The RNA shown here (transfer RNA) has 72 nucleotides and comes from Coemansia sp. RSA 1086.
RNAcentral records the identical sequence in 2 taxa.
Rfam family: tRNA. Rfam links the family to the GO term triplet codon-amino acid adaptor activity.
Its mean pLDDT, the model's own confidence on a scale to 100, is 85.
The RNAcentral record of the sequence draws on ENA.

[in-house]
RNA sequence: AGCACCUUGGCGCAGCGGACGCGCGCAGGGCUCAUAACCCUGAGGUCCAAAGAUCGAAACUUUGAGGUGCUA
Repeated sequence: AGCACCUUGGCGCAGCGGACGCGCGCAGGGCUCAUAACCCUGAGGUCCAAAGAUCGAAACUUUGAGGUGCUA
């Protein structure tokens, strides 16, 4: 320098144009003599940034940023 892929709660990841979900973790409660396990409930994300197209975008288009890999 070129190419490809990735960027979504604290962490790991899903997500099909009708607007964000799962697991772990966290908080509260239940169960228990008690702890763990188990069960219930809840909080937590303007989806890397900016513009554009669209009635409507995490998703499509453009530019930029960061990361990983390959090639030189």